The prediction has a mean pLDDT of 76. The RNA shown here (Glycine riboswitch aptamer) has 101 nucleotides and comes from Pinisolibacter aquiterrae. The source organism's lineage runs through Bacteria, Pseudomonadati, Alphaproteobacteria, Hyphomicrobiales and Pinisolibacter. It was read from a public genome assembly, where an Rfam model found it.

RNA sequence: GCAGCCCCGGCGGGAGAGCCCGGUCGCCUCGGAAGAGGAGAUCCGGCGCCGAAGGAGAAACCGCCCCGGAAACUCUCAGGUCCCAGGACCGCGGGGGCGAG
Numbered sequence: 001g002c003a004g005c006c007c008c009g010g011c012g013g014g015a016g017a018g019c020c021c022g023g024u025c026g027c028c029u030c031g032g033a034a035g036a037g038g039a040g041a042u043c044c045g046g047c048g049c050c051g052a053a054g055g056a057g058a059a060a061c062c063g064c065c066c067c068g069g070a071a072a073c074u075c076u077c078a079g080g081u082c083c084c085a086g087g088a089c090c091g092c093g094g095g096g097g098c099g100a101g
Stems, first nucleotide, its partner, number of pairs: 002101001004098005010092004018047001020046004024041002027038004048081003054077001055075003061069002
C1' cells in the first nucleotide's frame, strides 16, 4: 500500500395504504341577531387500510446440543396512509476504524 468488513456525512434512485367520519380551533361568505354555509389545520378521538424507520416472532441455514444468530417471511407495539416529507435497500464518491494474506 492492496481485498474484505463496520461506522458517519454528501449525491442519485427508492414501494404500499383514506384527500374516510366526528370533535375542537381559528379563517371566509351570508345575516340586525340567532344562526347557516364554505374552504382549512402541523390539534384530539374513531373506523378502515399499509409495511420498507425502529421493535417483536420465526422458517431454512449456521452453531455438535442448550443458549444464541437469523429473510424482503409473520405480527402491526411503534410508524405511516394526496403531494411534500420520511423511507428498508441499491449505486457513486468522501472521511474514520478493523483487517486475513